[in-house]
This is a predicted structure of a 376-nucleotide RNA (Bacterial RNase P class A) from Binatia bacterium (SeqCode).
RNAcentral holds the sequence, with entries from ENA.
The model forms 94% of the base pairs in the Rfam consensus.
The organism belongs to Binatia (SeqCode), within Bacteria.
Rfam family: Bacterial RNase P class A. The family's RNA type in Rfam is ribozyme.

RNA sequence: GGAGGGAGUCGGGCGGUCGAUCGGGUUGGCUUCGGCUGAUCCGGUAGGAAAGUCCGGACUCCAAAGGGUAGGGACGGCCGCUAACGGCGGCUCCAGGUGACUGGGGGAAAGUGCCACAGAAAACGAGACGUCCGGUCGGUUCGUUCGAUCGGUCACGGUGAAAAGGUGAGGUAAGAGCUCACCGGCCGCGCGCGAGAGCCGCGGCGCUCGGCAAACCCCGUCCGGUGCAAGGCGAAACUGGGAGGAGGGCGACCCGCCCAUAUCUCCCGGGUACUGCCGCAACGAGCGUGUGAGCAAUCAUGCGCCCAGAUGAAUGACCGUCGCCCGGUGGCUCUGCCAUCGGGGACAGAAUCCGGCUUACAGACUCCCUCCGACA
Numbered sequence: 001g002g003a004g005g006g007a008g009u010c011g012g013g014c015g016g017u018c019g020a021u022c023g024g025g026u027u028g029g030c031u032u033c034g035g036c037u038g039a040u041c042c043g044g045u046a047g048g049a050a051a052g053u054c055c056g057g058a059c060u061c062c063a064a065a066g067g068g069u070a071g072g073g074a075c076g077g078c079c080g081c082u083a084a085c086g087g088c089g090g091c092u093c094c095a096g097g098u099g100a101c102u103g104g105g106g107g108a109a110a111g112u113g114c115c116a117c118a119g120a121a122a123a124c125g126a127g128a129c130g131u132c133c134g135g136u137c138g139g140u141u142c143g144u145u146c147g148a149u150c151g152g153u154c155a156c157g158g159u160g161a162a163a164a165g166g167u168g169a170g171g172u173a174a175g176a177g178c179u180c181a182c183c184g185g186c187c188g189c190g191c192g193c194g195a196g197a198g199c200c201g202c203g204g205c206g207c208u209c210g211g212c213a214a215a216c217c218c219c220g221u222c223c224g225g226u227g228c229a230a231g232g233c234g235a236a237a238c239u240g241g242g243a244g245g246a247g248g249g250c251g252a253c254c255c256g257c258c259c260a261u262a263u264c265u266c267c268c269g270g271g272u273a274c275u276g277c278c279g280c281a282a283c284g285a286g287c288g289u290g291u292g293a294g295c296a297a298u299c300a301u302g303c304g305c306c307c308a309g310a311u312g313a314a315u316g317a318c319c320g321u322c323g324c325c326c327g328g329u330g331g332c333u334c335u336g337c338c339a340u341c342g343g344g345g346a347c348a349g350a351a352u353c354c355g356g357c358u359u360a361c362a363g364a365c366u367c368c369c370u371c372c373g374a375c376a
Stems, first nucleotide, its partner, number of pairs: 001372010012322007020045011047347001051358002054356005059227001061225002072223005077091005092105005106218002111216002113212003129157002132152008165183006184207001185205006192199002231278003234274001238270007247259004284306001286305008324344009
């Protein structure tokens, strides 16, 4: 210098004008004294994904929310982290890559099923299409070759995503784990190493049994449902019950009893509308920074900070300037720099909150690492 791999940060800055919304101060008006409303000043106000709503929780109610069974769903190497997870970290094995690194992980030797097209054959040690090899017959230009037929064989060719261990040597008519060496596989052993997945070593067996479980299925682990329109409170209208006063009857009157409850007073409920209140918005699985433990995820701890809260749903619009990117023109000391003109600036927007995953994204930047080349 070129080509790559991994991790991370940012997602324009400043100023002005006009607004939106929330909180606070001052002040005016109205008021049923609970509040409502106007002016003015100060302060806060979208994301890395606020998204998809895929997974896990907090919180809520379902009686208790505990256990079991059935059905259903998710997950799947080992160890750890976490409130929890299907997430994250480290390790391990397999596959890909020269490498940094990336992707994947129970069982196919329990059973069932599937394997398109092509191909002779796609799975009970199967399978002969061909210019492979041998026998017989026939033709022949007698070199052999051609045809037919009967056998041998899976070495080569050919088909396919995949063809029944691989490479090499011996062997053979041609071949073949038929034999041998190495690699691979299966089985067993070691008081081998490791916390474990696993690794290492030794011995035995020539070693039939392909792939798919994001096909059914089997094994193991986990999961009760509901979702902030959860749920709670207030409350017109409407409506249920009780007590009292007053009214009527019996009665001379009081007490008492009975009737009636239209109206009045008080009390206890039910209950909907509702721009109503809480949940709900800064006190938490919180943010920043430092220290310690740990390979890391993460944990512990010191200090500092308080960070959107709407519901016809705020968080914006315009202008100037600087910076970034692209293009044109001109100049220069030309891998570029300067001047000037024009254009561009993504994905997307909270709605109870939090931890993840996934997906989208103009552009700018930082760190670590790998391979190749050149020079010292």